[in-house]
RNA sequence: GGGCGGUUAGCUCAGUGGUUUAGAGCGCUGCGUUGACAUCGCAGAGGUCAUUGGUUCGAAUCCAUUACCGCCCACCA
Numbered sequence: 001g002g003g004c005g006g007u008u009a010g011c012u013c014a015g016u017g018g019u020u021u022a023g024a025g026c027g028c029u030g031c032g033u034u035g036a037c038a039u040c041g042c043a044g045a046g047g048u049c050a051u052u053g054g055u056u057c058g059a060a061u062c063c064a065u066u067a068c069c070g071c072c073c074a075c076c077a
Stems, first nucleotide, its partner, number of pairs: 001073007010026004018057001028044005050066001052064003
């Protein structure tokens, strides 16, 4: 330098244009349970869906762009 994939909650991830107002597990907080802890049950907080722009009546979802991460190839040493 070229190609491909990824970026959604603190972490790991799902979500194939509208049915819902963005979700799950783990984690976190509170309450219950216990002598206490753990487990378990209930409730709750937490997100500019990486950025910017575009397409569309409608975008986390499609297109482009920029950034970052990973893999492959090439080049230099």